[in-house]
RNA sequence: GCCCUCGUAGCGCAGCGGAAGCGCGCGGCCCUCCGAAGGCCGAGGUCAGAGGUUCGAAUCCUCUCGGGGGCG
Numbered sequence: 001g002c003c004c005u006c007g008u009a010g011c012g013c014a015g016c017g018g019a020a021g022c023g024c025g026c027g028g029c030c031c032u033c034c035g036a037a038g039g040c041c042g043a044g045g046u047c048a049g050a051g052g053u054u055c056g057a058a059u060c061c062u063c064u065c066g067g068g069g070g071c072g
Stems, first nucleotide, its partner, number of pairs: 001071007010024004018055001026042005048064005
């Protein structure tokens, strides 16, 4: 230098055009003698960044940044 792959909640990950969810963790409530156990509810997201395509983009295209891998 070229190619591939990944980047989504604090952490691990799903979602692959109709507008974001699961587990753990966190907060509150219930239960309980107390609870780290169980039940219910909730908060938390510029979807790495910018531009483009589209009625509509986390999803498609281009560039950039960062992690991992391959080739030279």
Molecule: transfer RNA
Organism: Phytohabitans maris